GlmS glucosamine-6-phosphate activated ribozyme aptamer from Firmicutes bacterium ZCTH02-B6, 167 nucleotides, folded computationally. The prediction has a mean pLDDT of 80. Its Rfam family is "glmS glucosamine-6-phosphate activated ribozyme aptamer". On this family, see Winkler et al., Nature 2004: "Control of gene expression by a natural metabolite-responsive ribozyme". About the family: This entry contains a glucosamine-6-phosphate activated ribozyme that is found in the mRNA for GlmS. GlmS is an enzyme that uses fructose-6-phosphate and glutamine to generate glucosamine-6-phosphate.

RNA sequence: AACUCGGAUAAAGCGCCUGGCCUCAGGCGGGCCUAUGGCCCGCCUGAGGUGACGAGGGUGGGGAUCUCGGAGUAUCGGCGGGUGACCCACGGCCAAGACCGCGGUCGAAAGGGCGCUGACAAAGCCCGUGAGCGAUCACGGAGGGAAAACAGCGUCCAGGCGGUCAC
Numbered sequence: 001a002a003c004u005c006g007g008a009u010a011a012a013g014c015g016c017c018u019g020g021c022c023u024c025a026g027g028c029g030g031g032c033c034u035a036u037g038g039c040c041c042g043c044c045u046g047a048g049g050u051g052a053c054g055a056g057g058g059u060g061g062g063g064a065u066c067u068c069g070g071a072g073u074a075u076c077g078g079c080g081g082g083u084g085a086c087c088c089a090c091g092g093c094c095a096a097g098a099c100c101g102c103g104g105u106c107g108a109a110a111g112g113g114c115g116c117u118g119a120c121a122a123a124g125c126c127c128g129u130g131a132g133c134g135a136u137c138a139c140g141g142a143g144g145g146a147a148a149a150c151a152g153c154g155u156c157c158a159g160g161c162g163g164u165c166a167c
Stems, first nucleotide, its partner, number of pairs: 014080004019076001020050014053069003059089004090107005097165006111157008126141006
């Protein structure tokens, strides 16, 4: 230097595992039986598995850690992170000139509350395929199909105060 093999990098409802739970192997102890064996229970060692299903969410910085529903044997417990909320800064709007300060409300799709209506998911479950001794995992199909953010309609509240300059 070339070639070959293996690994890492991908993720933000995301990653991880020293507890728990589960599996396999070996060992030890106990119990039972049809007794050189088998089954069950417990413990130890080792190797593994599981440990949150999607929706929504990003101006910058900060600290503390966070929305919505689906499922229902641990989605238990914990660690790291984190687009929510809060504080500060910045920015938009608060109409019909610009800027500044205060106040309000939001985040470049840059007002809010309430009511009604509407739309949108994946897993689980069922069927099948594959990997593994197994716990379990991956994939395909069918069926079913949420809430919040969101959209539409209605309604209510806010759409301000002060200053400077210009006309």
The organism belongs to Bacillota, within Bacteria.